Notes:
The RNA shown here (Bacterial RNase P class A) has 386 nucleotides and comes from Maritimibacter sp. It was read from a public genome assembly, where an Rfam model found it. Its mean pLDDT, the model's own confidence on a scale to 100, is 75. Taxonomically the source falls in Maritimibacter (Bacteria, Pseudomonadati, Pseudomonadota, Roseobacteraceae). Its Rfam family is "Bacterial RNase P class A". Rfam classes the family as a ribozyme.

[in-house]
RNA sequence: GCGGAUGGCCGGACGGUCGCCGGUGUCGGGGGCUUCCCCGACGCGGGAGGAAAGUCCGGACUCCACAAGACAACGGUGCCGGGUAACGCCCGGCCGGGGAAACCCGAGGGAAAGCGCCACAGAGAACAAACCGCCCCGCAUGUCGGGGUGAGGCUGAAACGGUGGGGUAAGAGCCCACCGCGGGACCGGCAACGGAACCGGCAAGGCAAGCCCCACCGGGAGCAAUGCCGAAUAGGGAUCUCGCGCCCCGCGUGGGCAGGGCCGUCUUGGCCCGGAGGUCCGGGUUGGCAGCUGAAGCCGCGUGGCGACACGCGGCUUAGAGGAAUGAUCGUCGAACCGGGGUCCGCCCCGGGGAACAGAAUCCGGCUUACAGGCCAUCCGCGCAU
Repeated sequence: GCGGAUGGCCGGACGGUCGCCGGUGUCGGGGGCUUCCCCGACGCGGGAGGAAAGUCCGGACUCCACAAGACAACGGUGCCGGGUAACGCCCGGCCGGGGAAACCCGAGGGAAAGCGCCACAGAGAACAAACCGCCCCGCAUGUCGGGGUGAGGCUGAAACGGUGGGGUAAGAGCCCACCGCGGGACCGGCAACGGAACCGGCAAGGCAAGCCCCACCGGGAGCAAUGCCGAAUAGGGAUCUCGCGCCCCGCGUGGGCAGGGCCGUCUUGGCCCGGAGGUCCGGGUUGGCAGCUGAAGCCGCGUGGCGACACGCGGCUUAGAGGAAUGAUCGUCGAACCGGGGUCCGCCCCGGGGAACAGAAUCCGGCUUACAGGCCAUCCGCGCAU
């Protein structure tokens, strides 16, 4: 210098003017009048993110349900150890795969408990199987028949251990060596797992993001949760006063007649209702307040730990709106990119250009996805110089 790997950080800058949201101070006005509340003006300082996103996991918080435990069902998780409030997250390791390496990827329990499936191709896809080939025998000498053979060919994602030797008619774990596989002890490791030796002649294909088995975890709904205050108007209940359409009496929550409504209509019959005003009560709609941001918080240092992280000390307070503010405009500067020129090929000069993805809505820990461009650190490989 070039190529690559991993981790972290930033993600337009400065200023003027006018606005928006919320905080605070002063002044003025209004209401309550003991603090307090509302409105207006002015001043001061604050006002989106690394993902605020997807709403996919885990929690805090709130309400509802629920004696406790076990079992079953349903859903989820799934190598081992650790971290954490918790997790499907993170850290460290193991195993498998990729890479020359740094490093990366893995839904990674169980297939010798059972059931099921294995397309196409292929002779054959799981109690194995003779299409070609190879070998033996027969006689009718053939495009023949019978038998042996999974060593060779072919197909496939996968062909019933692999390589070599012996053996054989040809072959075959038929026999042997090594490798693989399995087994019970042993050694190392907390464990996953690893190791050399011994034994076993091979028996045991794959799929559990098919059923299933095993272990562990799991009540439901969500801030439009939930709590409080509550008008005007309408409706409900209680009570008081006045008046009862007419008649009667013993003056009452009385009786009768008349009226209205309902029983589909008519007759008969039955049931119900009664006007106006005042006071009080409780529920609800619009609305207001709380929940609401001081929190598993952020920053720095130290200690312990490989690390995730934990502990200690010090400092800081950093939007809180709510149909939803965080904007508009102007000036200066400006990255990418485009054009031209120069070059010692590293780059430099001039002109144009004008910044990615995106936008809080109860809060927190994660994951995933989107992102123009830039910076830093560590590591791997190659080239050159000394």